[in-house]
RNA sequence: CAUUGAAAAAGGCAAACUCAUCGAAAGGUGAGGACGCAAAGCCACAAGUCUAAAGCAUGAGAAUGCCAUGACGGUUGGGUUGCCAGU
Numbered sequence: 001c002a003u004u005g006a007a008a009a010a011g012g013c014a015a016a017c018u019c020a021u022c023g024a025a026a027g028g029u030g031a032g033g034a035c036g037c038a039a040a041g042c043c044a045c046a047a048g049u050c051u052a053a054a055g056c057a058u059g060a061g062a063a064u065g066c067c068a069u070g071a072c073g074g075u076u077g078g079g080u081u082g083c084c085a086g087u
Stems, first nucleotide, its partner, number of pairs: 002087004012037002017032006035074001041080003045077003048072003055066004
């Protein structure tokens, strides 16, 4: 430097759920909690998924439809940094 994660060590992260809080929602944050994770570190670049406040359209109204500028990295790919061990 490349590649791999069988066993081991030092550590790390934390699903569901509960409480608090922010948000129109999706969802985020904090605390508790561990299903799992070798990048479950970081970056919304490509695809995908979720939501639909504002806006637009229809409508007498109630409402319905469209739409990301809002989200998800624990959906896949890509970029980038990195611990330990094997080859």